[in-house]
């Protein structure tokens, strides 16, 4: 100098003027004036988990769904931290839906002899024979395929074969170490294809709907027609049980996309000390007014700081990206700007 | 704001993990004096995009873009 990897923060500040919005107060109250308030790290996607509300203060079974190495943190989680194993990368590092395929079923197209049965003989090899054929043995070699029934070497054999032996891989058992996943050593019999983001099995968890939930008040009201209903409508959502117990559904008509509550201080945030590898926890101290409803949070000027360019110590330009709350929190994911810190690899120079 | 569904040829849609298809449209030929109808043949596809699982993905899983439906 170049190419990368990880990480945690930031997302300009001050003053003035003109606006927008809702809160409080005053007044001459359909408004005016004064005071103080007014978006984010993702407010987004709605992908997970909760709070809250209603439905039996929510029940049972089946079905269905989600998750899946070990230990810890956390209210919980497709969350976080630390480790184990496997894989990728020269490396810093990254990724893993990472239980079970010797419980069972399915699938493995085409090709191939054969795709899972201790099955199978196309070429080849060996033996016999009635010799250009037939019968038998053989999965070591060729060929097919993504994948071929453990791999390499030696013995053995008519030729071969875990048939036998050594080493290696895998499986099972024992011992040791570790909380554990697992690792190491020894022994055994001699081998068991892949796929569970296919059905399934095992373990754990899950009732449903969502603030347009739900509640109070007000406006309108008219009644009518059809169907069903204490022989049980509807609630009840996939089913059954169980509970509840009187109106329910449709047609057509009317009215005010009205007001208020829910609504924002909450499982909150910051700092310090201690414990812990860490996530985090305990203790102490401190901080905290967005709550709109067709939806406000904007614009201009000057200065400071920052960045860039050039006529290089002055002038000019920019102050940007993604993007805007709508019941509230904890995460994840996605979008996006320029810097910081730590580390890796390559090249060059000393 | 909340809850769901879809994207495959120019259009409308099928599609059991292994060959990408149907109807209409388009092109060529036949038929006809000519056109239409009819008959025969043909062309046309990043299966919205990206990643993963798998030997293999339009399909299974995740993220994302666009379109549509429902609610008081």
């Nucleotide at each position: 100098g170049g190419a990368g990897u990880g990480u945690g923060a930031a997302a300009u500040c001050c003053a003035g003027c003109c606006g927008c919005u809702g809160g409080u107060g005053u007044c001459u109250u359909u408004g005016a004036c004064a005071c103080g308030g007014g978006a984010g790290g993702a407010a987004a996607g709605u992908c997970c988990g909760g709070g809250c509300u209603c439905c039996a203060a929510a029940g049972a079974g089946c079905a269905g769904g989600a998750u899946g190495c070990c230990g810890g943190a956390g209210a919980a989680a497709u969350u976080c931290c630390g480790g184990c194993g496997a894989g990728u990368g020269u490396g810093a590092a990254c990724u893993c839906a990472g239980g079970g395929a010797a419980a069972g079923u399915g699938c493995c197209a085409c090709a191939g002899a054969a795709a899972a049965g201790u099955a199978a003989a196309c070429c080849g090899c060996c033996c016999a024979u009635u010799u250009u054929g037939u019968g038998g043995g053989u999965a070591a070699g060729g060929g097919u395929g993504a994948a071929a029934a453990g791999g390499u070497g030696a013995g053995g054999u008519a030729a071969g074969a875990g048939c036998u032996c050594a080493c290696c891989a895998g499986c099972c058992g024992u011992a040791u170490g570790g909380u554990g996943a697992c690792a190491u050593a020894c022994g055994g019999g001699c081998u068991u294809g892949g796929u569970a983001a296919a059905c399934c099995c095992c373990a754990u968890c899950c009732g449903g709907a969502g603030c347009a939930a739900g509640g109070u008040c007000g406006a309108a009201u008219a009644g009518g027609g059809a169907a069903g209903g204490a022989u049980g409508a509807g609630g009840c959502g996939g089913c059954u049980c169980g509970c509840u117990g009187a109106c329910u559904u449709c047609c057509g008509g009317g009215u005010a996309c009205g007001a208020c509550c829910g609504c924002u201080c909450a499982u909150u945030c910051c700092c310090g000390u201690u414990u812990g590898u860490a996530a985090a926890a305990a203790c102490g101290g401190g901080a905290u007014u967005a709550g709109a409803u067709a939806a406000a949070u904007g614009g201009c000027u000057g200065g400071a700081g920052g960045a860039g360019a050039u006529u290089u110590u002055a002038u000019c330009u920019c102050u940007u990206a993604c993007a805007a709350g709508a019941c509230c929190c904890g995460g994840c994911u996605u979008a996006u700007u320029g810097a910081g810190c730590a580390c890796u690899c390559c090249u060059u120079u000393a | 704001g909340g809850g769901c569904g879809g994207a495959u040829a120019g259009c409308u849609c099928a599609g059991c993990g292994g060959g990408a298809g149907a109807g209409c449209a388009c092109c060529u030929g036949c038929c006809u004096u000519a056109c239409a109808c009819g008959c025969a043949g043909g062309g046309g596809g990043u299966c919205g995009u990206a990643g993963g699982u798998u030997c293999g993905a339009a399909a299974c899983c995740u993220a994302u873009u666009c379109c549509g439906c429902c609610c008081a």
Annotation:
Predicted 3D model of RNase P RNA and transfer RNA as a complex of 422 nucleotides. It holds a member of the Rfam family "Bacterial RNase P class A". Rfam classes the family as a ribozyme. The coordinates come from a structure-prediction model, not an experiment, and the mean pLDDT is 76.